[in-house]
RNA sequence: GUCCCCUUCGUCUAGGGGUCAGGACAACGCUUUUUCAUGGCGUAGACACGGGUUCGAAUCCCGUAGGGGAUA
Numbered sequence: 001g002u003c004c005c006c007u008u009c010g011u012c013u014a015g016g017g018g019u020c021a022g023g024a025c026a027a028c029g030c031u032u033u034u035u036c037a038u039g040g041c042g043u044a045g046a047c048a049c050g051g052g053u054u055c056g057a058a059u060c061c062c063g064u065a066g067g068g069g070a071u072a
Stems, first nucleotide, its partner, number of pairs: 001071007010025004018055001027043005048064005
């Protein structure tokens, strides 16, 4: 240089055009307990960025950025 893959709550991950973007752990609040831990209930929290296609995009297309890999 060329080609391929990945990027979603703090972390891990599901979602493959139309639902309130879901779950686990973590955090916070309430509760249970004499207290802590455990357990139960609840709350907040995410689609890397820019454009395009579409009535509608996390999802499809193009580009940019970051990460990883193959090749010379």